The RNA shown here (c-di-GMP-I-GGC riboswitch aptamer) has 85 nucleotides and comes from Desulforudis sp. The coordinates come from a structure-prediction model, not an experiment, and the mean pLDDT is 80. The sequence was found by an Rfam model in a public genome assembly. Of the family's consensus pairs, 95% are formed in the model.
């Protein structure tokens, strides 16, 4: 340092539901497993949801802001066990 089909051991935990939090998106926990070799970590760059407060226009609304998603893609960090070299 490369890969990753098996087959061991261990993790994580979709939809659903229940209780709590958030204006919302969505988050935490309890069951619960559709899938997961990084479904571990950083919202860095694209993407996508949300609109209470602020703010600014050409005001049924944009846009600036603000907040979510890492199990949408890419990158950054770091990393288990097994196999071949």
């Nucleotide at each position: 340092a490369u890969a990753a089909c098996c087959a061991a051991a261990g993790g994580c935990a979709a939809a659903c539901u229940c209780c709590c939090c958030g204006a919302a998106a969505g988050g935490g926990g309890g069951g619960g497993a559709c899938g997961c070799a990084a479904a571990a970590c950083c919202a860095c760059g694209g993407g996508c949801c949300u609109u209470a407060a602020g703010g600014a226009c050409u005001u049924u609304g944009u846009c600036c802001a603000a907040g979510g998603c890492g199990g949408c893609c890419g990158g950054g960090u770091u990393g288990c066990c097994u196999u071949a070299g």
NCBI's taxonomy places the organism under Bacteria, Bacillati, Bacillota, Clostridia, Desulforudis.